Model confidence (mean pLDDT): 82 of 100.
A computed fold for a 474-nucleotide part of an RNA from Bubalus bubalis bubalis, annotated as small-subunit ribosomal RNA, 3' major domain.
Taxonomically the source falls in Bubalus bubalis (Eukaryota, Opisthokonta, Metazoa, Eumetazoa).
Context: one part of a larger RNA
């Protein structure tokens, strides 16, 4: 100098404590290990794997295993040589690729052009090495650090700046000071909310003034008001008081929409983990070359004594069935979203209209208001598992959603542990989207309604930082 300590000091984070919900128990969704299997493709293993890559595994994906085919080969492309325009049709055998025949078709004067065979040169390879690598990533951590010029100190490795002392979320100031400056981090600037303003008013919007409806901004018409989508302003301890040499903190102070980083995001310093990925790409080596390349059919990735993360629905009366009636934001809509009618208990079928959309559409639920249920394995809770049927699609057996009817499984709130959150957050309601023909979405992304409780403190558990001390570590 680090590093490490069940040494010290001082600080900080939902790190603990105080509070809310939850997971560990149960059914079942999903990914894991395991074991099986002809295959159950590969890969991610403490924290940083495990609804992770996969933002869609019936076929295809697809990388595996059967089995049948091809070898200049499924795709790109040079070189000769031969054929033939391109190309359509149609039988035969097959599971299907494929092999196979047979008819029609015959560009241009030429060179050639377009295919096709046949030879050759380059192919091909999700095969092996992330311990050859690039490029991306996590995670420490959005932690406040990491570091260089010059001077100076010390034989030197190396200090010193970066140490104290006061303060910040911050190596963020300010004082001090053998140090001055400075670079990458911090913060600002960027995006978004919240509030004026001031431009512009369509498809949005509706005060006044006209018209009109069963009703409605439906119409005229207005540029007020909402919103839309551009500019600009506003907040800076700027002002008051108190503490303070400053920086600063404190104040249920004033203004103020908004107060001391106003909320949320994007931004991740030298570095660590020979972390992760040769399967998203790209690449160096090895290796396969009638196969570890390629194609089609069928299976499998869905398998099931059992074990663990990770979610959904529940265990009810702050509830569950019937009826009535309100209010959303974001987004998405052409072989798409469909209003409306009409058939059906229903999925959804048959017309039919709008609308490449601020116009049409897709479109709320919990809430509240009537009313039954009366504490039970029930009108709680839905798994199973029978029968009917709807769409989608070339097919839904392995192996899809959805729908009606019957069935009514476990479960009475969870053991030792253990997770998330500090405000428009937790909890709770639905809503949308990408990926998609369709969907195993309970999953990711996002978007709104409705809307809490508690934080006394920092003794302790984890993880950080910065000084300091020990040291059988480097």
């Nucleotide at each position: 100098u680090g590093a490490c300590g069940g040494g010290g000091g001082c600080c900080c984070g939902c790190a603990c404590a105080a509070g809310c919900g939850g997971a560990g128990g149960a059914a079942c969704a999903u990914g894991u290990g395991g074991u099986u299997u002809a295959a159950u493709u590969c890969g991610a293993u403490g924290a940083u794997a495990c609804g992770c890559g996969a933002g869609g595994a019936a076929c295809c994906u697809u990388a595996c295993c059967c089995g049948g085919g091809c070898u200049u080969g499924a795709a790109u492309u040079g070189c000769a040589a031969c054929u033939g325009a391109a190309u359509a049709u149609a039988g035969u055998g097959g599971a299907a690729a494929c092999a196979u025949u047979a008819u029609a078709g015959c560009c241009g004067c030429a060179a050639g052009g377009c295919a096709g065979u046949u030879g050759u040169g380059a192919a091909g390879g999700u095969g092996c090495u992330g311990c050859a690598u690039g490029g991306u990533u996590g995670u420490c951590g959005u932690c406040a650090g990491c570091u260089c010029g010059u001077g100076c100190u010390g034989u030197g490795a190396a200090g010193u700046g970066u140490c104290g002392g006061c303060u910040u979320a911050a190596g963020u100031g300010c004082c001090a000071u053998a140090a001055c400056g400075a670079g990458c981090g911090c913060a600002a600037c960027c995006c978004u909310u919240g509030c004026c303003a001031u431009u512009a008013g369509u498809u949005a919007c509706u005060a006044a003034c006209a018209g009109g409806u069963a009703a409605a901004g439906c119409u005229g018409a207005g540029g007020a008001c909402u919103c839309u989508a551009g500019u600009g302003g506003a907040a800076c301890u700027g002002c008051c008081a108190u503490c303070g040499u400053a920086a600063g903190a404190u104040g249920a102070g004033a203004g103020g929409a908004a107060g001391g980083u106003g909320g949320g995001g994007a931004u991740g310093a030298c570095g660590u983990c020979a972390a992760a990925u040769c399967a998203g790409c790209a690449c160096g080596g090895c290796c396969c070359u009638u196969a570890c390349g390629u194609c089609c059919g069928g299976g499998g990735c869905g398998a099931c004594a059992c074990a663990c993360g990770u979610g959904u629905u529940a265990c009810a009366a702050u509830g569950g069935g019937g009826g009535g009636u309100a209010c959303a934001a974001a987004g998405g809509g052409c072989a798409g979203c469909u209003a409306c009618c009409u058939g059906g208990c229903g999925a959804c079928a048959g017309g039919a209209u709008g609308c490449a959309a601020a116009u049409c559409c897709c479109c709320a639920a919990a809430a509240c208001c009537c009313u039954u249920c009366u504490c039970a394995g029930u009108u709680c809770g839905g798994a199973u598992u029978g029968g009917a049927g709807u769409c989608u699609g070339c097919a839904a057996c392995u192996c899809g959603a959805c729908u009606c009817c019957a069935u009514g499984a476990a479960g009475c709130u969870g053991g030792a542990u253990u997770c998330g959150c500090u405000a428009g957050u937790a909890a709770u309601c639905g809503c949308g989207c990408a990926u998609c023909a369709g969907c195993c979405a309970u999953g990711g992304c996002g978007c709104g309604g409705u809307g809490a409780a508690u934080a006394c403190g920092u003794u302790c558990c984890c993880g950080g930082g910065c000084c300091u001390u020990g040291u059988a570590c480097a």